[in-house]
A computed fold for a 72-nucleotide RNA from Candidatus Riesia pthiripubis, annotated as transfer RNA. Its mean pLDDT, the model's own confidence on a scale to 100, is 80. Its Rfam family is "tRNA". Rfam's curators write: Transfer RNA (tRNA) molecules are approximately 80 nucleotides in length. RNAcentral holds the sequence, with entries from ENA and Rfam.

RNA sequence: UGGGGUAUAGCCAAGAGGAAAGGCACCAGGUUUUGAUCCUGGCAUUCCCUGGUUCGAAUCCAGGUACCCCAG
Numbered sequence: 001u002g003g004g005g006u007a008u009a010g011c012c013a014a015g016a017g018g019a020a021a022g023g024c025a026c027c028a029g030g031u032u033u034u035g036a037u038c039c040u041g042g043c044a045u046u047c048c049c050u051g052g053u054u055c056g057a058a059u060c061c062a063g064g065u066a067c068c069c070c071a072g
Stems, first nucleotide, its partner, number of pairs: 001071007010024003018055001026042005048064005
């Protein structure tokens, strides 16, 4: 320098145009003599950033940024 991939919560990770599942962690409560386990509830209206398309964008388009892989 060229090509490809990834970017969603503290961590892992789904989602493929109608507005974000799940697990772990964390917080509150219940149970328990206490703790753990177990049960219930809560926890991302900036989805890497900036624009664009659309009635509507995590999702489509353009340009960036970071990391990974391949080629030279």